[in-house]
Context: one part of a larger RNA
RNA sequence: GCCUACGAGUUACUGUCACUGGCAAGGUUAAAUGACUGGAGUCAUGUAGCCGAAGCGAAAGCGAGUCUGAAUAGGGCGACUAGUCAGUGGGAGUAGACGCGAAACUUUGUGAUCUACCCUUGGUCAGGAUGAAGUUCCGGUAACACGGGAUGGAGGUCCGAACUAGUAAACGUUGAAAAGUUUUUGGAUGAACUGAGGGUAGGGGUGAAAGGCUAAUCAAACUGAGAAAUAGCUCGUACUCCCCGAAAUGCCUUUAGGGGCAGUGUGGAGGUUAAGUUUAAUACAGGUAGAGCUACCAAUAGGACUAGGGGGAGUCACAUCCUACCAAAUCCUGAUGAACUCCGAAUGGUAUUAAAUAUACUCUGCAAUGAGGGCAUGGGUGCUAAGGUCCGUGUCCGAGAGGGAAAGAACCCAGACCUACAGCUAAGGUCCCAAAAUCUAGAUUAAGUUGAACUAAGGCGGUUCAGUUGCACAGACAGCCAGGAUGUUUGCUUGGAAGCAGCAAUUCAUUUAAAGAGUGCGUAACAGCUCACUGGUCGAGCGACAGAGCAUCGAUAAUAAUCGGGCAUCAAAUCUAGUACCGAAGCUUAGGAUUGUAGUAAUACAGUGGUAGGGGAGCAUUCUAACAGCGGCGAAGUCGUCUGGUAAUGGACGGUGGAGCGGUUAGAAAAGCAAAUGUAGGC
Numbered sequence: 001g002c003c004u005a006c007g008a009g010u011u012a013c014u015g016u017c018a019c020u021g022g023c024a025a026g027g028u029u030a031a032a033u034g035a036c037u038g039g040a041g042u043c044a045u046g047u048a049g050c051c052g053a054a055g056c057g058a059a060a061g062c063g064a065g066u067c068u069g070a071a072u073a074g075g076g077c078g079a080c081u082a083g084u085c086a087g088u089g090g091g092a093g094u095a096g097a098c099g100c101g102a103a104a105c106u107u108u109g110u111g112a113u114c115u116a117c118c119c120u121u122g123g124u125c126a127g128g129a130u131g132a133a134g135u136u137c138c139g140g141u142a143a144c145a146c147g148g149g150a151u152g153g154a155g156g157u158c159c160g161a162a163c164u165a166g167u168a169a170a171c172g173u174u175g176a177a178a179a180g181u182u183u184u185u186g187g188a189u190g191a192a193c194u195g196a197g198g199g200u201a202g203g204g205g206u207g208a209a210a211g212g213c214u215a216a217u218c219a220a221a222c223u224g225a226g227a228a229a230u231a232g233c234u235c236g237u238a239c240u241c242c243c244c245g246a247a248a249u250g251c252c253u254u255u256a257g258g259g260g261c262a263g264u265g266u267g268g269a270g271g272u273u274a275a276g277u278u279u280a281a282u283a284c285a286g287g288u289a290g291a292g293c294u295a296c297c298a299a300u301a302g303g304a305c306u307a308g309g310g311g312g313a314g315u316c317a318c319a320u321c322c323u324a325c326c327a328a329a330u331c332c333u334g335a336u337g338a339a340c341u342c343c344g345a346a347u348g349g350u351a352u353u354a355a356a357u358a359u360a361c362u363c364u365g366c367a368a369u370g371a372g373g374g375c376a377u378g379g380g381u382g383c384u385a386a387g388g389u390c391c392g393u394g395u396c397c398g399a400g401a402g403g404g405a406a407a408g409a410a411c412c413c414a415g416a417c418c419u420a421c422a423g424c425u426a427a428g429g430u431c432c433c434a435a436a437a438u439c440u441a442g443a444u445u446a447a448g449u450u451g452a453a454c455u456a457a458g459g460c461g462g463u464u465c466a467g468u469u470g471c472a473c474a475g476a477c478a479g480c481c482a483g484g485a486u487g488u489u490u491g492c493u494u495g496g497a498a499g500c501a502g503c504a505a506u507u508c509a510u511u512u513a514a515a516g517a518g519u520g521c522g523u524a525a526c527a528g529c530u531c532a533c534u535g536g537u538c539g540a541g542c543g544a545c546a547g548a549g550c551a552u553c554g555a556u557a558a559u560a561a562u563c564g565g566g567c568a569u570c571a572a573a574u575c576u577a578g579u580a581c582c583g584a585a586g587c588u589u590a591g592g593a594u595u596g597u598a599g600u601a602a603u604a605c606a607g608u609g610g611u612a613g614g615g616g617a618g619c620a621u622u623c624u625a626a627c628a629g630c631g632g633c634g635a636a637g638u639c640g641u642c643u644g645g646u647a648a649u650g651g652a653c654g655g656u657g658g659a660g661c662g663g664u665u666a667g668a669a670a671a672g673c674a675a676a677u678g679u680a681g682g683c
Base pairs, nucleotide, nucleotide: 001683002682003681004680005679006678011095012094013093014092016090017089018088019087020086021085022084023083026051027050028049032045033044034043035042036041055062056061065077066076067075068074098236099235101233105226106225107224109222110221116200117199118198119197120196121195122194123193124192125190127159128158129157130155134151135150136149137148138147139146163187164186165185168183169182170181171180202218204214205213206212239618240617241616242615243614244613249262250261251260252259253258263369264368265366266365267364268363269362270361276357277356278355279354280353281352282351283350284349290343291341292340297337298336301333302332303331304330306327308326309325310323311322312321313320372397373396374395375394376393377392378391379390380389381388402413403412404411417592418591419590420589422588423587424586428582429581430580431566432565433564437579439578440577441576442575443574444573450568451567458553459552462550463549464548465547467545468544469543470542471541479537480536481535482534483533485510486509487508490504491503492502516531520529521528593608594607595606596605597604598603619672621669622668623667624666625665626664627663629661630660637656638655639654640653641652642651643650644649
């Protein structure tokens, strides 16, 4: 993991609601007793008690009233009747109360054969090394001291087996082993190791102290009991079909992943009737969007004007004057504001009327929800960040399948009762994968741009289009040929300055077809090259400006790339216009099922996605009763085939099997398994 079996809303009592039945201003017996009976039991007696028929008041008490009160007022609670006893079902309470599940707590006991420490009594430690004190001999001393040789054999001494420990590594990790093996390593006469017997016991012991050890268990052992502890938590909770169908919000909560009340769902009952909804008309309230501000408040750019201030001039000191400074008030122009308003919508809201439409409301049974989320839009917050967060409005997902977007909860289209090898469409598509146009007409793009979602500031003689403006057959633009001069090296400056370092200039004049006191390069300065400008040649268009379309650069992400892929260039890209077709569970067509409303009915009309959840109708299993049955001429069970029913499921036939078992109508339940890291067994 699979298979088989088992496995979770039960039972008792007490309230409550609904339905069914009996009796009814009444209803009902309990214990008990007697009779009967095949059993469960049935019948009779039994009026003790309970509920109801009267309430109000704290009470005395009064009573269809009573209490308060001075009150005959007002007000509160009542009265003008329906109950009660059973049964069944929904839900509640008390009990383990749908099932399994703690960590823990209390208490009775059991443990020191493991291990910690202690007590008693025993045992063990190859071999080698070092050589303390002491002793002795010699030297030495006045005597000691001291030195040397020998002897001696000390030590939590050294090396190293047994023994003991467990340092490092590898292996082992469903192991050979629930802690080991191999190599290596520490101690090895000591605070050593070890045998046997004994002691200390659970908030206790023991601990050279690690919260260690206390029988593979330790920040409080193990066993029984309280005990089915408690679990606002997690998981699981078993057959079918039909109708309706939520919530993730508000307030409160030792409350925030739990609850209470309200909101939203569902079943039943009810009566006014138009309360509900939509549209229209009329009438209202309002200060948002916008707008505006010499209409207030606050803020604000430039200018004018001008108090005050700063700076400067002036003066012995004042006065006075100037000011590209700061600036109140005022004026002009511009212009901001959630907590500004002289103004001011749309939408939405309220009321009345009218029309349309079966909602709304009240009572009552039963809930679930009270973590929401995306998108669009109006805002707050944040960075006009977030798949962020907090509100409002709408929608969808949640609880929604189908088609499209390659793939995708909520984006686009569209709301699935069933069947069909029928048709039409939506979004989106029509070269192939892949259903349908290699469709028609016109244009653009050359970048594979593009062909889904990805781009900016800025750059650009890419290209297309439509403009404005200038030049041009009296010859433009480009190229080529030629000229481009003179006063003069203008003046100043300067070492030099000659068109070309710099400054100045009515940058003038002459000759000219034309030629600047010079556009750039160049020289130390000249020179030289070139341009403006002019002629010739050539022969038809050529410049400048702003704009639009599509391209281009800017352009950067981690395994190999890609529009979904192949691929596509007068497209299969982009833009414009058009026709046809494809395309869904949408719509239609044909048949069928079912719910509601209307109707006597036929039938008609409207429905039938669905989580939590409410309601309805059924299938199957076991047992009981009654009735009627089957079975050795083959029951149950089991294997296979066929077949009925919308489903749970029913039936027939054949094989196997070898003794019991169905049907109908009622009743009663140990009454349905895929899940609970479910339990047991098998594989």
Overview
This is a predicted structure of a 683-nucleotide part of an RNA (large-subunit ribosomal RNA, domain II) from Paris polyphylla var. yunnanensis. RNAcentral holds the full RNA, with entries from SILVA. It matches the Rfam family "Bacterial large subunit ribosomal RNA". Rfam links the family to the GO terms structural constituent of ribosome and ribosome. The prediction has a mean pLDDT of 84.